Background: This is a predicted structure of a 72-nucleotide RNA (transfer RNA) from a Clostridia bacterium. It matches the Rfam family "tRNA". Its family is annotated with triplet codon-amino acid adaptor activity in the Gene Ontology. Rfam classes the family as a transfer RNA. The coordinates come from a structure-prediction model, not an experiment, and the mean pLDDT is 83.

[in-house]
RNA sequence: GGCCUGUUGGUCAAGCGGCUAAGACGACGCCCUCUCACGGCGUAAACGGGGGUUCGAUUCCCCCACGGGUCA
Repeated sequence: GGCCUGUUGGUCAAGCGGCUAAGACGACGCCCUCUCACGGCGUAAACGGGGGUUCGAUUCCCCCACGGGUCA
């Protein structure tokens, strides 16, 4: 340098054009408990950046950034 692939809450991780953007762990609050732990309930927290397509984009296309793989 070419090609392939990935980027979503603090972490992991679903999603395949119209979602209130799941779930788990973690955080915080309440309940439970003599206390802690466990357990139960709840709350906050996310689509890498820029363009394009579309009535509508996390989702499709292009470029860029970063990570991984592969060829040279």